RNA sequence: AUAAAACUUUGGGGGUGUUCUAAUAACAGAACUGAGAAAUACCCUUUGAACCUGAAUAAGUUAGUGCUUACGUAGGGAAAAGUUGAAGUGCUAAU
Numbered sequence: 001a002u003a004a005a006a007c008u009u010u011g012g013g014g015g016u017g018u019u020c021u022a023a024u025a026a027c028a029g030a031a032c033u034g035a036g037a038a039a040u041a042c043c044c045u046u047u048g049a050a051c052c053u054g055a056a057u058a059a060g061u062u063a064g065u066g067c068u069u070a071c072g073u074a075g076g077g078a079a080a081a082g083u084u085g086a087a088g089u090g091c092u093a094a095u
Base pairs, nucleotide, nucleotide: 001089002088005084006083007082008081009080010079011045012044013043014042016039017032018031019030020029021028051076052075053074057070058069059068060067
């Protein structure tokens, strides 16, 4: 000096839909998908499909819905430090 990968800390970002019940509505109850459908939780953080836009998108599927796939080498989108890796490995100097 040192890779992949994993983890930690601090900070930051993000979503919360669909169906049914009730006269209507709700972060009210039940059901579906999901990590998460208001949780001191979960996910993501530039090596960035977490999430937003396109989109009241297209095809399929479903009781219904980003439910699945496509769209997507489209446009945006929130970062720094440390630990392990490493008693290893490489380089340099001295003896």